[in-house]
RNA sequence: GGCGGGGUAGCUCAGUUGGCAGAGCGUGGGACUCAUAAGCCCAAGGUCCCGGGUUCGAUCCCCGGCCCCGCUACCA
Numbered sequence: 001g002g003c004g005g006g007g008u009a010g011c012u013c014a015g016u017u018g019g020c021a022g023a024g025c026g027u028g029g030g031a032c033u034c035a036u037a038a039g040c041c042c043a044a045g046g047u048c049c050c051g052g053g054u055u056c057g058a059u060c061c062c063c064g065g066c067c068c069c070g071c072u073a074c075c076a
Base pairs, nucleotide, nucleotide: 001072002071003070004069005068006067007066010025011024012023013022019056027043028042029041030040049065050064051063052062053061
């Protein structure tokens, strides 16, 4: 360089034929307990990688770019 996969909450990842963005873990609080832990209940937390396009509407579709991972690196 070429091909493929990926970028969404602090972390690991879902998600939607285009119409309110989610889970688990973690964090904070509550209740329980003599107390702590576990388990239980509740809550906070997001420019959905960036820019542009299409659309009434884009995390999702199209174009370009950046970053990460894997494979490949042949002929002359």

A computed fold for a 76-nucleotide RNA from a bacterium, annotated as transfer RNA. Its mean pLDDT, the model's own confidence on a scale to 100, is 81. It matches the Rfam family "tRNA". Gene Ontology term of the family: triplet codon-amino acid adaptor activity. The RNAcentral record of the sequence draws on ENA.